[in-house]
Formats: sequence, C1' cells, structure tokens
RNA sequence: AACUCAUCCAGAGAGGUGGAGGGAAUCGGCCCUUUGAAGCCUCGGCAACCCCCUGAAACGGACGGUGCCAAAUCCGACAGACGAAUUCUGGAAGAUGAGGC
Repeated sequence: AACUCAUCCAGAGAGGUGGAGGGAAUCGGCCCUUUGAAGCCUCGGCAACCCCCUGAAACGGACGGUGCCAAAUCCGACAGACGAAUUCUGGAAGAUGAGGC
C1' cells in the first nucleotide's frame, strides 16, 4: 500500500514569507484570489478519533498523538424516485481517525 470499522449539512485565522494560482483527480458548473493564490514559518483557535476520567458506560476534560480552521467533502457526474431537474435517497470516489501488516 491492500483490507476493516467509524465519521464527513456543526465548529475554528491573524502575522511573516512568497508572487499566481487555488477549491483532491478528469469533465461541467460555481466560487475564492494582486484589497495577494498555493507552499513554508510563527503564534492562535476549533473539534474530540486516539487519550484522560469511570468497575464498565453515559456525562465530563483537553496536558499529549493526529486532524482541521471559505462555501455540505463547494455542487453535479453513477443508480433509483419523479413528467423533468440544479430536487430527494443511496452509492462511487475522496478525506480524517482507529485498527491492521
């Protein structure tokens, strides 16, 4: 890496550096961005998977390991529902965590 399980309509940004892209990939939309994108650094914050607490849970906690801090995982793509759709439901793919090797 494959694989298993859980979650994904909530929440949380300033400064420095950088200098044109970014929102996973492809296509289509839509949006963010020179009033400064990505990346990197510092500080801060959110959340509560691991963790702590308990006999065990629930509740609770937040020192530590991760994660995250525009928009539902930004929306659609596939299947079903529907007269139809940008609607609804479920998938696929993806992300994160805990296992696993």
The prediction has a mean pLDDT of 83. SAM riboswitch aptamer (S box leader) from an Anaerolineales bacterium, 101 nucleotides, folded computationally. The source organism's lineage runs through Bacteria, Bacillati, Chloroflexota, Anaerolineae and Anaerolineales. Its Rfam family is "SAM riboswitch aptamer (S box leader)". About the family: The SAM riboswitch is found upstream of a number of genes which code for proteins involved in methionine or cysteine biosynthesis in Gram-positive bacteria.